[in-house]
RNA sequence: GGGUGAGUAGCUCAGUCGGUAGAGCACCUGGCUCUUAACCAGUUGGUCGAGAGUUCGAAUCUCUCCUCACCCA
Numbered sequence: 001g002g003g004u005g006a007g008u009a010g011c012u013c014a015g016u017c018g019g020u021a022g023a024g025c026a027c028c029u030g031g032c033u034c035u036u037a038a039c040c041a042g043u044u045g046g047u048c049g050a051g052a053g054u055u056c057g058a059a060u061c062u063c064u065c066c067u068c069a070c071c072c073a
Base pairs, nucleotide, nucleotide: 001072002071003070004069005068006067007066010025011024012023013022019056028042029041030040031039049065050064051063052062053061
C1' cells in the first nucleotide's frame, strides 16, 4: 500500500426484508436473613465509532474518515 471482518448499555452480545433498540451479567432499590453471600421482585442506564448522503422514516442502504483484529504484498 491492497483486501476481509468487527465497533450497539459499565461488560459479553442479539437486533431477520429500513418502521424509531433488547437480553444476560453488573449497578441501584425493596423483600428474605442476626449480618454478608445466595435467592426473589422491581427500577435505572444508549447521539447504535464520527460525519455526510438517500428516504416520509436509517443500528440496518451508499460515501468518506477513525479505532481494533486477521490475510496478501
The RNA shown here (transfer RNA) has 73 nucleotides and comes from a Candidatus Peribacteria bacterium. Lineage of the source: Bacteria > Bacteria candidate phyla > Candidatus Peregrinibacteriota > Candidatus Peribacteria. Its mean pLDDT, the model's own confidence on a scale to 100, is 80. Its Rfam family is "tRNA". Gene Ontology term of the family: triplet codon-amino acid adaptor activity. By type it is a transfer RNA. Rfam's curators write: Transfer RNA (tRNA) molecules are approximately 80 nucleotides in length.